[in-house]
């Protein structure tokens, strides 16, 4: 230096227009956005990690709900062409993807009312559309050639 062990600190971005409609920042047309490490050269797509979820899986704590940590589980998309030793990473072109809950449009089932019936109309219940809005979350977090101390050397 470089290992180690503690603490600090940092750690995710985005809806503008125009369409229809009572109602849409969720429909349509176009707009915009792209965490973390790794990869011979720069990656939403490659390899691999994290977030949300979900376990009658260990383990702890608590009277009890429950609430940590640990394992496992589940979790999306790209190709052509071009330059180079080398790129699914650059460059030009055309594509794709995008957690859980909420908000509940159209349409859909389905009941009740009006009506002789049927059309239609009116009203309730269920079901249904968000990457970008609202929430959990002032939370977690992969991480970080960040900083400090201390160990070692």
């Nucleotide at each position: 230096a470089a290992c180690g062990u503690g603490c600090u600190c940092c750690g995710g971005g985005g809806c503008u227009c125009g369409g229809u409609g009572a109602g849409a920042a969720u429909c349509c047309g176009a707009a915009c956005c792209g965490g973390c490490g790794g990869u011979c050269a720069u990656a939403g797509u490659c390899c691999g990690c994290g977030a949300c979820c979900c376990g009658c899986g260990c383990c702890g704590a608590u009277g009890a709900u429950u609430c940590g940590g640990c394992c496992g589980g589940u979790u999306g998309a790209u190709c052509u062409g071009g330059u180079g030793g080398a790129a699914u990473u650059c460059c030009a072109g055309a594509a794709c993807c995008g957690a859980c809950a909420g908000u509940g449009a159209a349409g859909g089932u389905u009941c009740g009312c009006c009506c002789a019936c049927a059309a239609g109309g009116c009203g309730g219940a269920c079901u249904g559309a968000a990457g970008u809005c609202u929430g959990g979350a002032u939370g977690g977090g992969a991480g970080g050639c960040a900083g400090c101390a201390c160990g070692c050397g």

This is a predicted structure of a 153-nucleotide RNA (FMN riboswitch aptamer (RFN element)). The prediction has a mean pLDDT of 77.